[in-house]
About this RNA: Bacterial RNase P class A from a marine sediment metagenome, 384 nucleotides, folded computationally. Its Rfam family is "Bacterial RNase P class A". By type it is a ribozyme. Its mean pLDDT, the model's own confidence on a scale to 100, is 78. The model forms 92% of the base pairs in the Rfam consensus. The sequence is in RNAcentral, with records from MGnify.
């Protein structure tokens, strides 16, 4: 100069504060003993004290694929999504790993929906003669006829007109009917050979994509399927506001009165309100789900790996208008700036000012995408 992987992404301390768990001296409600001073038990977490725990590699986008919950559900089918070379890992995947093949790159290495185009249907702009059933714009070449003009007077014959024959060159285009190349021919053409390239057949190699040898077929119908479609595999819906549990007030239904108060009509019953007690739903509300997991970290052993066995270790937010801050002092990274030292781009060395990237949990994991100052590390390959 690159190319691949990994890994950090401020550090310490002090002050003040926020959220969760634990403990209960102290504090608070209660019971029990008391000689009224207290003691002793039991429970509570609103404050307070103490002890401890607090975001990321992406917590993000909700894009895939699960766990989990509830609904559905005999069995097949059509419809609709998704995938697409082969092997392998995994709970699973549109994910990862190892290979093929292909196209970039001098390499290291990157990239890649990478089944079907001889089922069928569509479409292929503009330019072109023509974009897929036919075709010839310039052009080459042949035959005839006619001439200008040449000659040795027999003929040649340019341009032109008439028929015909071709697809090499040119041009047009994103793509033009296999490529080179050498015979061949009037010109040219797979017309014929040689090599490549396709396609078939066969015989090795491989577990398979697939290569690799020979040997036949001149090759006849381009390109697109992230256009319809075919083919082959998969796929029920909905989401933690799943879903369960407790349950105030107020209304409501239903018990319970010789009693007590108030209305109703002055007294009597008798209704209705007040009151006690239960009940069904399940509002506001609060509890679970909800932090032990497909979990982290070493470390062996199997595997190229991606993964997986085993042992040993560690316990690591859980909020719900939603904590994880704030502020200061020291260093550290980097940025401007100023002074000085060394021979310069430049490095060091003192100060001084601002300064710390992208972002932030919310039922959990597995991926993939994406943002993103500044730094390290480890392999590797080009050139000098």
């Nucleotide at each position: 100069a690159g190319c691949a992987g990994g890994c950090c992404g401020g550090a310490u301390g002090g002050u003040c504060g926020c959220c969760g768990c634990c403990u209960a001296c102290g504090g608070c409600a209660c019971c029990g003993c008391g000689u009224c001073a207290g003691c002793g038990g039991u429970g509570c977490a609103c404050u307070a004290g103490g002890a401890u725990g607090g975001a990321g590699g992406a917590a993000a986008g909700u894009c895939c694929g699960a766990a989990c919950u509830c609904c559905g559900c005999a069995g097949a089918g059509c419809a609709g999504g998704a995938u697409g070379c082969c092997g392998g890992g995994u709970a699973a995947c549109g994910c990862c790993c190892g290979g093929g093949c292909g196209c970039c790159g001098c390499a290291a290495g990157g990239c890649g929906a990478c089944g079907g185009a001889a089922a069928g249907u569509g479409g292929c702009a503009c330019a072109g003669a023509a974009a897929c059933a036919a075709c010839a714009c310039c052009g080459c070449c042949c035959u005839g006829c006619c001439u200008a003009g040449c000659c040795u007077c027999g003929g040649c014959g340019a341009a032109g007109c008439a028929g015909g024959g071709c697809a090499a060159g040119g041009g047009u285009g994103a793509a033009a009917u296999g490529g080179u190349g050498c015979g061949g021919u009037a010109a040219g053409a797979g017309c014929g050979c040689a090599c490549c390239g396709c396609g078939c057949g066969u015989c090795g190699g491989g577990a398979g994509a697939c290569c690799g040898g020979c040997g036949c077929g001149g090759c006849c119908g381009g390109c697109c399927a992230a256009a319809c479609c075919c083919c082959a595999u998969c796929c029920g819906g909905a989401g933690c506001a799943a879903g369960g549990c407790c349950a105030a007030a107020c209304a409501u239904g239903g018990g319970c009165g010789a009693u007590a108060g108030g209305g109703u009509u002055g007294c009597u019953c008798g209704c209705c309100c007040u009151g006690c007690c239960c009940a069904a739903g399940g509002u506001g509300g609060g509890c679970c789900g909800c932090a032990c997991g497909a979990g982290g970290c070493g470390g062996u052993c199997g595997g190229c790996a991606a993964c997986g066995g085993c042992c040993g270790u560690c316990c690591c937010a859980g909020a719900u208008g939603a904590a994880u801050g704030a502020c200061c002092a020291u260093c550290c990274g980097g940025g401007c700036g100023a002074g000085g030292g060394c021979g310069u781009u430049g490095u060091c060395c003192u100060c001084g000012c601002g300064u710390g990237a992208c972002a932030g949990a919310a039922u959990u994991c597995g991926g993939c995408u994406u943002a993103c100052a500044g730094g390290c590390c480890u392999g590797c390959u080009c050139c000098u």